The RNA shown here (transfer RNA) has 77 nucleotides and comes from a Solemya elarraichensis gill symbiont. The source organism's lineage runs through Bacteria, Pseudomonadati, Pseudomonadota, Gammaproteobacteria and sulfur-oxidizing symbionts. The coordinates come from a structure-prediction model, not an experiment, and the mean pLDDT is 82. It was read from a public genome assembly.
RNA sequence: CGGGGUGUAGCUCAGCUUGGUAGAGUACUCCGUUCGGGACGGAGCGGUCGGAGGUUCAAAUCCUCUCACCCCGACCA
Numbered sequence: 001c002g003g004g005g006u007g008u009a010g011c012u013c014a015g016c017u018u019g020g021u022a023g024a025g026u027a028c029u030c031c032g033u034u035c036g037g038g039a040c041g042g043a044g045c046g047g048u049c050g051g052a053g054g055u056u057c058a059a060a061u062c063c064u065c066u067c068a069c070c071c072c073g074a075c076c077a
Base pairs, nucleotide, nucleotide: 001073002072003071004070005069006068007067010026011025012024013023020057028044029043030042031041032040033039050066051065052064053063054062
């Protein structure tokens, strides 16, 4: 430098194809069962969907640019 992939809650991920209220598990907080811990059950908190722009009544989702990381290739050595 070229090609491909990934980016969504603290963490691991789904949702994207086919636009229509942002979710699951885990973690955290509270409550219950227990003498207590653990475990189980219930409730709750937590998001500029990497960034910018565009299309649209409406964008995590479609289009363009860009950033970070990973893989492959090329170049140099």